[in-house]
Context: one part of a larger RNA
Parts: sequence; C1' cells; structure tokens
RNA sequence: CGCAAGUAAGUUGAGGGGCUCUGACUCUAGUACGAGAGGACCGAGUUGGACGCACCGCUAGUGAAUCUGUUGUUUCGCCAGAGGCACAGCAGAGUAGCUAUGUGCGGACGGGAUAAGCACUGAAAGCAUCUAAGUGCGAAGCCCACCCCGAGAUAAGCUUACUUUUAAGGGUCGUAGGAGACGACUACGUAGAUAGGCUACAGGUGUAAGUGCAGUAAUGCAUUGAGCCGAGUAGUACUAAUGACCCGUAA
Repeated sequence: CGCAAGUAAGUUGAGGGGCUCUGACUCUAGUACGAGAGGACCGAGUUGGACGCACCGCUAGUGAAUCUGUUGUUUCGCCAGAGGCACAGCAGAGUAGCUAUGUGCGGACGGGAUAAGCACUGAAAGCAUCUAAGUGCGAAGCCCACCCCGAGAUAAGCUUACUUUUAAGGGUCGUAGGAGACGACUACGUAGAUAGGCUACAGGUGUAAGUGCAGUAAUGCAUUGAGCCGAGUAGUACUAAUGACCCGUAA
C1' cells in the first nucleotide's frame, strides 16, 4: 500500500515446512520343522542406542553486584572494627537466570491409493491363462493421519463485537520484562502492584558487631543457626508511572 467505511478480537485451511531410524531380550515355544544337531514364521510384550523438542523439581555446571575464610599493603588518629588495591588478590560455598552430563516427551496407531509380487472371475483361442473388460490383497516408500507456519490464498475467505464522529481505536510519553541489536512484542500507567523501596517468607552463607566468661596469650565459649544477603514468592501506594499532545473523520 492492497483486501472499497474504520476498528478490536476469534477462526477456516489453499499452500508450505518438520517428524519418519533401529538393536537386544522375554512370552508364544524348545512348539511347527528336523533322525539329530539345531530351531522358526505369525502374534504379544519389556528394555535400550542414536536423534529431536521442551524444561530446571532431581543430579551436575556457571553464577566478576551473595556470604564466609585468609595473605601483603594502604586509608579511616590509635585499639577494635571496616574500606581500597593486589588476575575476581587467593580460597570455600552458592539463589535467580542460562545450561547438560539431568528430567519429561516423541517417531506411533490407523485409513486411502499403489510397487514388485500373489490371486479371483475371464475371453480373444469351446482348453488354458492374474488381464484384454472387470475384481481383491499387497511395502520403512506415496497421500492422509501427528507437530509448526499459514487469507498478499490479489481467487485477499468466514464469524463476533464496537464506532456512526475531534467516534471506535491507535500512537507519542512514562514504569517495566515472560520480550529484545534497533524497531517490534508483552504487562502496567493512580479506577494502579509495572518497577524501585519497605515488610514477611523461600533460598544462600555459616554462628556478625558489641558485651560477658575462661585463658599470660593466640584463642575458645555464651548471647546466636547469629548477622549479612543480586535476580525468587507474596503483601504494602512510601517513590516513580503527572498533566497532556498527535493520528484517526466519509462510504
């Protein structure tokens, strides 16, 4: 821009894309078969490998703004207690998120038309013949089925609701993230829990400081699972989402 008014939703599915793998074992059954040795078809089930999709409850990583220990040095006048720098100083753990090595799920079932092949009926050719007319069965393959996209499918589909005019509805702007290079998308903007703060909880670290006690002291014990804490879950308008402006108006 189009889809001959403008919007907001919900759909149909032309068409396109994806998937499509396979082992071992058990039962049937030591059956059929076979002198024996051996040993099935068909059918039913169990459990794997590789591959794919999703997820983070478990396991395991990462987690430079979380916690702790500690070396050297420097600063806060000194002690104590803290801060800075030294590869994140080094080291031990670790929430959210992102992940695989972890977990869940998938290939299926079924239908249609067929290939090779196997047949029925059956002439030409009184027989025979699966084929010439006609009919049936028959593959991991084909078309469906399963998953995803999908009306620019210009053949532009369908349904519902709203607006009949500074309308309906959008945008700018702001607070953000289940989104993200930017646009876009999604949530919210006081009729409000969108983010921050605060409170509580989860979770992490591992028993803060100060004081008291024991010890000459290093240190230990008690107060104390303490103190501190990024992303998590709730609650709470304390802070910030103010006011407003623009587009849209003719069939």

RNAcentral holds the full RNA, with entries from ENA. A computed fold for a 251-nucleotide part of an RNA from a Pseudomonadota bacterium, annotated as large-subunit ribosomal RNA, domain VI. It matches the Rfam family "Bacterial large subunit ribosomal RNA". Model confidence (mean pLDDT): 89 of 100. The organism belongs to Pseudomonadota, within Bacteria.